[in-house]
RNA sequence: CCAGACGGCUGGGCGAUCGCGCCUCCUUCGGGAGGGGAGGAAAGUCCGGGCUCCACCACGACAUGGCGGCGGGUAACGCCCGCCGGGGGUGACCCCAGGGACAGUGCCACAGAAAGCAAACCGCCUCCGGGUUCGCCCGGCGGUAAGGGUGAAAGGGUGCGGUAAGAGCGCACCGCGGACCUGGCAACAGGGACGGCACGGCAAACCCCGCCAGGAGCAAGACCGAAUAGGGACCUCGCGCCCGCGCAAGCGGGCAGGGCUGUCGUAGGCCUGGGAGGUCCGGGUAGGUCGCGAGAACCGUCCCGCGAGGGGCGGUCCAGAGGAAUGAUCGUCGCACCGGUCUCGACCGGUGGCACAGAACCCGGCUUACAGGCCGUCUGGUUUC
Repeated sequence: CCAGACGGCUGGGCGAUCGCGCCUCCUUCGGGAGGGGAGGAAAGUCCGGGCUCCACCACGACAUGGCGGCGGGUAACGCCCGCCGGGGGUGACCCCAGGGACAGUGCCACAGAAAGCAAACCGCCUCCGGGUUCGCCCGGCGGUAAGGGUGAAAGGGUGCGGUAAGAGCGCACCGCGGACCUGGCAACAGGGACGGCACGGCAAACCCCGCCAGGAGCAAGACCGAAUAGGGACCUCGCGCCCGCGCAAGCGGGCAGGGCUGUCGUAGGCCUGGGAGGUCCGGGUAGGUCGCGAGAACCGUCCCGCGAGGGGCGGUCCAGAGGAAUGAUCGUCGCACCGGUCUCGACCGGUGGCACAGAACCCGGCUUACAGGCCGUCUGGUUUC
C1' cells in the first nucleotide's frame, strides 16, 4: 500500500429572531423570569423482569407451551461471558434448536436390482453342457458386495496377505464399541490393552428424559366525583270495586282500567295494576387527581474477576404533558450534488436541510432499519529498510 476479520463511537456545529408543550418562582392576572425538552434504535412487541389487579394462598399430579453440550454472570431470561465438541476459512475469525435413534411408533421422495429381518442390474469366478479361427464365445446350477451404475444415504476406510473370484476371511494402521487408567469442577481430552464390527439416517415427526412456566395487563389499578336517568329511606298530597288477614297503618289475591303484540275488529297471550312533589342516602357514568419517573439510573475513580460482571468511594438529577410539545426562518461553517475558472487542488456560483427514524408505565435483552464519517485490535498478500 492492497484485500479482509472483529470490536467500538458518531449521526451535522455555532449564532440571532419567532414559536410549542412541562416544572418552579414572581405577578398589576395581561404576562414575566429561570430550568429542562427524543433515540441508538424511542421501532417490531419476540423473550425476561419490576409494578398492579384477579385466582390459588402449602405441596403434588395432569394438560399445554417453551428450553436443551459444560461451567459461570444476572432480579430474571430463550440474553451475555468463558470453555468443550462438530463444521467452514490460508488466516484473523465465523457458523451450529449442540439431550435421547438397543423404550416404542412412524418416515426415508426421485433414481435404482435392492432403502432396513439388506440387495445380484452390469461385471468377476469355479463347475457342467455346447461351439471354437484355441484368443475365447453361448447357455445353465451356483459363488461373490472387490469394480461399474443409481442415490442425500448401499451394512467401516487404506494397504498387504489370502482366494476360483471374493469377503474382517487373516493381519497392520485409522475409525467404531463397552469397560479401565490419567488429566479436568464439568462438557470432554489423552493413553495402553480388549472386541472383527455388532448399533444406517431423521426427534424444527410423534415420543421419552431433565428443567422452567397461574391468568390478565397502566384502557393495570387507587382516590374524588356532577347533570340526567335509575335504586333505597322518610314526609306531604292522592289512590275505582270485590275478597282474605289485621284494632289500625298496611300486606296479599282477583277484577276494572292502562300498555305491548305493524294498523282496525274479534278472540287470546304477556306486562302493569298505580302516581306526583320534596328532603336525604348509597352505587355507577362524564370529568378530575394519583399511578408517573431518584433508579437492577448515569458519570468519574479504585479494588476483585481471563471475561460477562461484582463491590467500595465521590459526584449528578436527566422529557414525562392531553392522542401527544420537542419546531420554523435567516446567517455562517461542515457535508453531498451540479455548473464554471485556473496555476490541478484550490476558488466562485447554485441546489439539498442532509441516514434510519418520533417517547406515551418502566427496566434488562434480542431482532430489524440506518447516507456519511471516525477510532482501535488483528489477519493474509506485496514492496522497501